[in-house]
Context: one part of a larger RNA
RNA sequence: UUGCAGUUAAAAAGCUCGUAGUUGGAUUUUAGGUGAGGUGGCCUGGUCUGCCGUCAGGCAGUACUGGGUUCGCCAAGCCUCACCUUCGGGGAACUAGUGCCUCGUGCGCUAGGGAACCGAGCCUUACUUUGAGAAAAUUAGAGUGUUUAAAGCAGGCUUACGCUUGAAUACUUCAGCAUGGAAUAACAACAUAGGACUUUGGUUCUAUUUUGUGGUUUUCAGGACCAAAGUAAUGAUGAAUAGGGAUAGUUGGGGGCAUUAGUAUUGAGCUGUCAGAGGUGAAAUUCUUGGAUUUGCUCAAGACUAACAACUGCGAAAGCAUUUGCCAAGGAUGUUUUCAUUGAUCAAGAACGAAAGUUAGGGGAUCGAAGACGAUCAGAUACCGUCGUAGUCUUAACCAUAAACUAUGCCGACUAGGGAUCGGUGGAUGUUAUUUUUGACUCCAUCGGCACCUUAUGAGAAAUCAAAGUUUUUGGGUUCUGGGGGGAGUAUGGUCGCAAGGCUGAAACUU
Repeated sequence: UUGCAGUUAAAAAGCUCGUAGUUGGAUUUUAGGUGAGGUGGCCUGGUCUGCCGUCAGGCAGUACUGGGUUCGCCAAGCCUCACCUUCGGGGAACUAGUGCCUCGUGCGCUAGGGAACCGAGCCUUACUUUGAGAAAAUUAGAGUGUUUAAAGCAGGCUUACGCUUGAAUACUUCAGCAUGGAAUAACAACAUAGGACUUUGGUUCUAUUUUGUGGUUUUCAGGACCAAAGUAAUGAUGAAUAGGGAUAGUUGGGGGCAUUAGUAUUGAGCUGUCAGAGGUGAAAUUCUUGGAUUUGCUCAAGACUAACAACUGCGAAAGCAUUUGCCAAGGAUGUUUUCAUUGAUCAAGAACGAAAGUUAGGGGAUCGAAGACGAUCAGAUACCGUCGUAGUCUUAACCAUAAACUAUGCCGACUAGGGAUCGGUGGAUGUUAUUUUUGACUCCAUCGGCACCUUAUGAGAAAUCAAAGUUUUUGGGUUCUGGGGGGAGUAUGGUCGCAAGGCUGAAACUU
């Protein structure tokens, strides 16, 4: 590993990117005929053995051995199509013709034929078959009356002189060696031809034979390089309901910057009135003739974005909702566009990451940890009330965690019915506006979303789930995590951080 589990029992990193790693779509030589031989059936004999027999015979067999087969299976080789590694030496079997006699089925010769063997060149692996090899003891297992057995490797027979048999066999996985196969999976190769083969011609190197010669130059032979011509079906698979790019009209509360609006709150100014107002279960703390609360008209500040608002949208997640403008980005859809495997998932590493918190500025309306007070209460360091600092808002930088939840990794395939809805596209003798384009509705179809309903011949411990199904009928690819409860996300070490703390992360002991 075969072969666990991960919604709720332990366990999917908050989210995305991403290198190593792992893994990765289809496609290229198939097909037909014949078939020695082997094997399994079927039919038919003989021998042997066993059984039943009334001694005619019959039945049966993992036994031995023949014959037939219009029946299957395996299959060397051969034929068609094809090409099976090439070249040099070597020359066996065999075929055709022929010669010689010491007539053996002998010894030669010629022409085919091409085996063994030798040398040179060319050589990709995984996989699988077979073989060699492998220390014994152990294990499995054969033989053997240690009295049995565990064992041991002994032993057995005889006239006791001697004779004689053993001490098997299997397994031995990975790697290595040799060998047959060529499905599957990789790798390699011709596109600026620097491609293959053939021929010719140059350039250059090497130097043994023969020319009587340790000379020179050719020829010939062998490397290397270049040029020309010729040969060829000359050489580019396809365009994945894989992926990337381009393009068209869209779409969205996606993002950034600027701009703009709305009411509310609090405060201030002016104004009207007059004794209470707040607040609560009831009160009080609190504010009030120096006019509170309240009415009206204005102004300022900072925050927030009601109703519309939904089992609706967008975004990787966190998250995102006043108007308008600008900037770049994204998804889905359409396409008789393009590239052609570019893909998927991912240790290391990186970006983003609510709220709270930290640092330095700004701003401080509201609310409000801490704190103060009033209540309640047995007590109240709380719940309720009145104040109120940090904070809440913003800029610049940190921090990196949440029940960061769908407590459900990502990519791909399949398995079932339905009606809605959002975005795109196509269509309809549909309705409406009109005057045609073109809108707005209605319907149908189709891709892609957020969800829902009903059912499971599916799954599950169940709750429930179209995924949590296609799982003992167990293997699509890939990453992460868990192994009783505590101790403990503690101690220690490392690392990051200004800090708070984060990441990594035990054990003793206990149960």